[in-house]
Annotation: The RNA shown here (c-di-GMP-I riboswitch aptamer) has 94 nucleotides and comes from a Deltaproteobacteria bacterium. NCBI's taxonomy places the organism under Bacteria, Pseudomonadati, Myxococcota, Myxococcia. The sequence was found by an Rfam model in a public genome assembly. Its mean pLDDT, the model's own confidence on a scale to 100, is 86. Of the family's consensus pairs, 100% are formed in the model.
RNA sequence: GCUCGAUAACGGCAAACCAUUUGAAAGAAUGGGACGCAAAGCCACUGGCCUAAAUCUUCUGUUGUCAGGAAGACAGGGUAGCAGGGCCGCCGAA
Numbered sequence: 001g002c003u004c005g006a007u008a009a010c011g012g013c014a015a016a017c018c019a020u021u022u023g024a025a026a027g028a029a030u031g032g033g034a035c036g037c038a039a040a041g042c043c044a045c046u047g048g049c050c051u052a053a054a055u056c057u058u059c060u061g062u063u064g065u066c067a068g069g070a071a072g073a074c075a076g077g078g079u080a081g082c083a084g085g086g087c088c089g090c091c092g093a094a
Stems, first nucleotide, its partner, number of pairs: 004092002012037002017032006035081001041087003045084003048079003055073006
C1' cells in the first nucleotide's frame, strides 16, 4: 500500500413511529426518536422497485372536436437504508 473488518479506540449516521412544513402522489426537509449501518458519506449512470401531476390513447359526456368524469399507458418525479457502478474517506486486532 492492497485486501479485510475486533464485543478495540476516537467519533459518525439514524429505520419505524410522532409533530410541523412541502409535494398531485411516491417521497422530501426540520425537530424528536433509535431499527439498524464500516461507507446508512456523495452521485440517479445501469437494472429493479414506488408514484402518475402533466401528456397520450380509449370510453363517457355535450348542440359542439369545449369543459367535466372513468379506465389504461407513460418519468422529465422519487428510492443511494434495493443491488451494480463511479467519486471520496476515519481507525487498525486477526